[in-house]
Context: one part of a larger RNA
RNA sequence: GGCAGGGAGUGUAUCUACGUGGUGAUCUGAAAGGAGUAGGGAAACCGAAAACCCGCAACCUCGCAAGGGGUGAGGGGUGUGGUGCGAAAGUGCCACCGAUCACGUGGAUGCGACCCGAAGGCAGAUGAUCUAACCCUGGGCAGGAUGAAGUCCCAUGACUAUGGGAUGGAAGUCCGUAACCGGUUCUAGGCUCAACCUGUUCGGGUGACCUGGGGAUAGAGGCGAAAUACCAAUCGCGUCUGCUAAUAGCGGGUUCCUUCUGAAGUGGCCCUCAGGCCAGCCUGACUGGAGGCGGAUAAUGGGGUAGAGCACUGAUUGGAUAUCCCGGAGAUGAAAGUCUUCAAUGUCCUGUCAAACUCCAAACACAUUAUCGCUGUAGAAGGUCAGAGAUGGGUUGCCGGGGUAAGCUCGGCAUCCGUAAGGGAAACAACCCAGCUUGUGGUUAAGGCCCCUAAAUGUAUGCUAAGUGUCAUUAAAAGGCGUUUUAGGUCUGAGACAGCGGGAAGGUUAGCUUAGAAGCAGCUACCCUCCAAGGAGUGCGUAACAGCUCACCCGUUGAGAUUUAGAGCCCUGAAAAUGGACAGGGCUAAGCAUAUUGCCGAAACCACAAUCACGGAAACGUGAAGUAAGAAGGUGUCUUGCAGGAGCAGAAGUUCCGCUUAGAGGCGGGAUGGAUCCAGCAAGAAUAAGAAUCCUGCU
Numbered sequence: 001g002g003c004a005g006g007g008a009g010u011g012u013a014u015c016u017a018c019g020u021g022g023u024g025a026u027c028u029g030a031a032a033g034g035a036g037u038a039g040g041g042a043a044a045c046c047g048a049a050a051a052c053c054c055g056c057a058a059c060c061u062c063g064c065a066a067g068g069g070g071u072g073a074g075g076g077g078u079g080u081g082g083u084g085c086g087a088a089a090g091u092g093c094c095a096c097c098g099a100u101c102a103c104g105u106g107g108a109u110g111c112g113a114c115c116c117g118a119a120g121g122c123a124g125a126u127g128a129u130c131u132a133a134c135c136c137u138g139g140g141c142a143g144g145a146u147g148a149a150g151u152c153c154c155a156u157g158a159c160u161a162u163g164g165g166a167u168g169g170a171a172g173u174c175c176g177u178a179a180c181c182g183g184u185u186c187u188a189g190g191c192u193c194a195a196c197c198u199g200u201u202c203g204g205g206u207g208a209c210c211u212g213g214g215g216a217u218a219g220a221g222g223c224g225a226a227a228u229a230c231c232a233a234u235c236g237c238g239u240c241u242g243c244u245a246a247u248a249g250c251g252g253g254u255u256c257c258u259u260c261u262g263a264a265g266u267g268g269c270c271c272u273c274a275g276g277c278c279a280g281c282c283u284g285a286c287u288g289g290a291g292g293c294g295g296a297u298a299a300u301g302g303g304g305u306a307g308a309g310c311a312c313u314g315a316u317u318g319g320a321u322a323u324c325c326c327g328g329a330g331a332u333g334a335a336a337g338u339c340u341u342c343a344a345u346g347u348c349c350u351g352u353c354a355a356a357c358u359c360c361a362a363a364c365a366c367a368u369u370a371u372c373g374c375u376g377u378a379g380a381a382g383g384u385c386a387g388a389g390a391u392g393g394g395u396u397g398c399c400g401g402g403g404u405a406a407g408c409u410c411g412g413c414a415u416c417c418g419u420a421a422g423g424g425a426a427a428c429a430a431c432c433c434a435g436c437u438u439g440u441g442g443u444u445a446a447g448g449c450c451c452c453u454a455a456a457u458g459u460a461u462g463c464u465a466a467g468u469g470u471c472a473u474u475a476a477a478a479g480g481c482g483u484u485u486u487a488g489g490u491c492u493g494a495g496a497c498a499g500c501g502g503g504a505a506g507g508u509u510a511g512c513u514u515a516g517a518a519g520c521a522g523c524u525a526c527c528c529u530c531c532a533a534g535g536a537g538u539g540c541g542u543a544a545c546a547g548c549u550c551a552c553c554c555g556u557u558g559a560g561a562u563u564u565a566g567a568g569c570c571c572u573g574a575a576a577a578u579g580g581a582c583a584g585g586g587c588u589a590a591g592c593a594u595a596u597u598g599c600c601g602a603a604a605c606c607a608c609a610a611u612c613a614c615g616g617a618a619a620c621g622u623g624a625a626g627u628a629a630g631a632a633g634g635u636g637u638c639u640u641g642c643a644g645g646a647g648c649a650g651a652a653g654u655u656c657c658g659c660u661u662a663g664a665g666g667c668g669g670g671a672u673g674g675a676u677c678c679a680g681c682a683a684g685a686a687u688a689a690g691a692a693u694c695c696u697g698c699u
Base pairs, nucleotide, nucleotide: 001699002698003697004696005695006694011111012110013109014108015107016106017105018104019103020102021101022100023099026035027034028033039046040045051078052077053076054075058071059070060069061068062067080095081094082093083092084091085090114253115252116251117250121243122242123241124240125239126238132217134215135214136213137212138211139210140209141207143175144174145173146171150167151166152165153164154163155162156161180204181203182202186199188198189197219235221231222230256634257633258632259631260630261629266279267278268277269276270275281389282387283386284385285384286383287382291375292374293373295372296371297370298369299368300367301366303364307360308358309357313354314353315352318349319348320347321346322345323344327342328341329340330339331338332337393417394416396414397413398412399411400410401409402408422433423432424431437610438609439608440607441606442605443604447600448599449598450585451584456597458596459595460594461593462592463591469587470586478572479571480570482569483568484567485566486565487564488563489562490561491560499556500555501554502553503552505529506528507527510524511523512522535550539548540547611624612623613622614621615620635688637685638684639683640682641681642680644678645677646676653672654671655670656669657668658667659666660665
């Protein structure tokens, strides 16, 4: 791991609601008593209209019917009454009547309270055969090295002494894989020989050394060369047993079927944030008795957002102009002062901005009303009671706050996922289409129609040359004499644009400056003449001239040229880690744009048939996704009772097969087996297994 067996909402007390039954102003109990028949008040105490109106069901009645009328339990209202408070006004509760006992079911509370699970707390015992330090009594330490004190001899010295040589054998001395003790490194080996070992390497090795045996110290404690270390693989307080089923707002698990409905992750409070309580949202029952509403249109209201604007508030570009006692800077003057400028203030023109600006101002939402629509007497809205779950949410779109940003964070409105299957998007909780009872057939949606792959190698007109693209889920600023296209301007057969040929002069070397300055270092001016035209000169160039060239003009040629602002597709911009992705193949359309005709395509829609639920006399109508959760009806197991059956001509059990139910399940047959078993009605349960690192056994 597998298989089998075991394995979790139970009992009791009290309260509460509903259901069923008994009796009923009483019910129950042996009784005492309990509940009820009266309430209000803290208490003293006081102490209730079976009154009127509306009106559902129902009944009666008129009517052919539609409908009308009457009575009207329950229901609603008015009113009156009781009592408390109050001076009163008024106001709270109550009255116009129905209980109680038993059983069953749901729920609450106390108890182990659905089952399993702590770390822990307290008490009483038991441990120093491990280990800590201590006490008593024993044992052990190869070999080698160094060579303290002391002693002796020699030398020197006046002496204490000093030097040298021997001797001697000290030391928490040295070397040391002898023993013995330790445990540094490889952070080696190692599911192991081992729940700390092995190998290698390393430390100590006459000492505060190592060690045998015996003893004593005990958990609110001991012992500790002190690490909260050690006290029997257990130590920030041992272990065992008991209290004990400790407690757990936490984790895991919680066993048959079908049918109906079907959530919440929000608000308030909480030593509250992993949890509770109340409300909101779900379910069921009862009540109620005619409206209800989220949709559409219109009207009437108030609105101050988007946008826009600058009239206010505040920010803000440039200019003109005026004022300027005071302020800053500068100039001038002996000073007084004067002048210039900035700042400030005002007016005018001009260019901008605002959540906390508005002279304006939508769409739109909201409210009311009307008319439609949907829904409702087959019972809506509303109300009461009972049972919950849930109170970790998330996505997308639009609108916002925070943030450089985020698969970020915090809000609002809607949506879907959560709790939603099916089709599409290659795959893909929440994107698009669409809300799955069962079957058969058809039609469409989104999305598609070259092959993979169902359906067009469809039609028409353009664009793209980049494999751009073939991705609804975009790469930017900035560029492009890539190409297509739109709208203008200017020039042009009185000849444009480009090319080619020619001219491009004179006064004059303009004046000044300068060594020089002659179109071309620099400064000033920029005229006149002749002309088809030619600058007191566009760029090279010279020391300065010269020379080349341009503007400008003529000729030649002969038809468009040039420029501005856009638009479409395309290109550059364009870098990521194994080789690689339009899903792929591939495609020049099978890409992009516009138009158009077909077809394919889902559990959608339609048709037919069937099942179930609700309603209905029926015909028939409506409905049937679903987690948590609520409600309803069933299946199976075991036991007991009642009254019945089956069985040695073969019961239960086991196993194989067949039939059958919406399902839990049921029935039948064969084999095996060898003595019990079963349907019905009722009562009662230790009543259903796949999960709990579940328990036990086998394998």
RNAcentral holds the full RNA, with entries from ENA. Large-subunit ribosomal RNA, domain II from a Candidatus Altarchaeota archaeon, 699 nucleotides, folded computationally. The prediction has a mean pLDDT of 84. It matches the Rfam family "Archaeal large subunit ribosomal RNA".